Small-subunit ribosomal RNA, central domain from an uncultured bacterium, 345 nucleotides, folded computationally. RNAcentral holds the full RNA, with entries from ENA. Model confidence (mean pLDDT): 88 of 100.
Context: one part of a larger RNA
RNA sequence: CUGGGUGUAAAGGGUGCGUAGGUGGCAGUGCAAGUCAGAUGUGAAAGGCCGGGGCUCAACCCCGGAGCUGCAUUUGAAACUGCUCGGCUAGAGUACAGGAGAGGCAGGCGGAAUUCCUAGUGUAGCGGUGAAAUGCGUAGAUAUUAGGAGGAACACCAGUGGCGAAGGCGGCCGUCUGGUCUGUUGCUGACACUGAAGCACGAAAGCGUGGGGAGCAAAUAGGAUUAGAUACCCUAGUAGUCCACGCCGUAAACGAUGAGAACUAGGUGUUGGGGGAAUAACUCAGUGCCGCAGUUAACGCAAUAAGUUCUCCGCCUGGGGAGUAUGCACGCAAGUGUGAAACUC
Numbered sequence: 001c002u003g004g005g006u007g008u009a010a011a012g013g014g015u016g017c018g019u020a021g022g023u024g025g026c027a028g029u030g031c032a033a034g035u036c037a038g039a040u041g042u043g044a045a046a047g048g049c050c051g052g053g054g055c056u057c058a059a060c061c062c063c064g065g066a067g068c069u070g071c072a073u074u075u076g077a078a079a080c081u082g083c084u085c086g087g088c089u090a091g092a093g094u095a096c097a098g099g100a101g102a103g104g105c106a107g108g109c110g111g112a113a114u115u116c117c118u119a120g121u122g123u124a125g126c127g128g129u130g131a132a133a134u135g136c137g138u139a140g141a142u143a144u145u146a147g148g149a150g151g152a153a154c155a156c157c158a159g160u161g162g163c164g165a166a167g168g169c170g171g172c173c174g175u176c177u178g179g180u181c182u183g184u185u186g187c188u189g190a191c192a193c194u195g196a197a198g199c200a201c202g203a204a205a206g207c208g209u210g211g212g213g214a215g216c217a218a219a220u221a222g223g224a225u226u227a228g229a230u231a232c233c234c235u236a237g238u239a240g241u242c243c244a245c246g247c248c249g250u251a252a253a254c255g256a257u258g259a260g261a262a263c264u265a266g267g268u269g270u271u272g273g274g275g276g277a278a279u280a281a282c283u284c285a286g287u288g289c290c291g292c293a294g295u296u297a298a299c300g301c302a303a304u305a306a307g308u309u310c311u312c313c314g315c316c317u318g319g320g321g322a323g324u325a326u327g328c329a330c331g332c333a334a335g336u337g338u339g340a341a342a343c344u345c
Stems, first nucleotide, its partner, number of pairs: 003317004007299002012313001014201004021194003025088002028085001030083002033081002035077008049065006091191001092188003095184005103177002107173003110154001115149007125136002162169002206247006215241002220236004258312006266290009277279001294301002318345003327338004
């Protein structure tokens, strides 16, 4: 390489959009590039294979034959692929009528709680722990009442509930806006699937500039614990966490399961539609559990497949060395992407 694989053994790209490419629905017309059949030419000899023969045999040598699976030219075939022309509606899209939703962006509003400030009441403790101490408090704390400030997050509802491509999204209100489901089958008529490059999005932490800073809290300080305690526990506490703009581009970015399509027992719950007579059956789209066939090394999966098949992409090929070195690209940096070998078992 071929092959075999990719939930957990090595291996699914974090996710989408999409270029090239690859692949592509139903029936028909023509062409004949692929495909198939025939013919002709060529496919040197030697070697190899088969059948004979010559050296006493063999090796070796000689003769004949098949073959040389190929290429070119030519004559045909038209099922399949391709191309051409016109057609179809089951894929795809669109229109119309309804629906659900923490989908997104910017804005406004609200209450509970924590902290702080001011004032009142009030007096000796509060806080914290396994027990304590550091800490706070007679300059009046903790507790409690009233008023105010400010930031962040939205209890209950809340649900193997919903939405989103993924990351993710949760107080209320309206603005702008994306996707999606159902029904009617009216319109277009294969317009599709996948997708190397490329582009966009992408938790947390981190970075730059400027704001903001209540609570929490890396670092740090102190108190404990301990043989020690650069920890676990406690008291404090700075970056950060929040906002705007710009970077970073990684995660156990997980369902550790790429996308699309078709087919293959059932049972039961639930979300949103249709349906019906307000309950049911039935039906479409989702989301769970159980389970047959099948599959799997087993665990398990089982119409949301890890079953049976097709198309396209990514990736794997013993462990360590190593996600290291080097080069290149990107980045302000941190670093990220790509990514070896020697050697060793």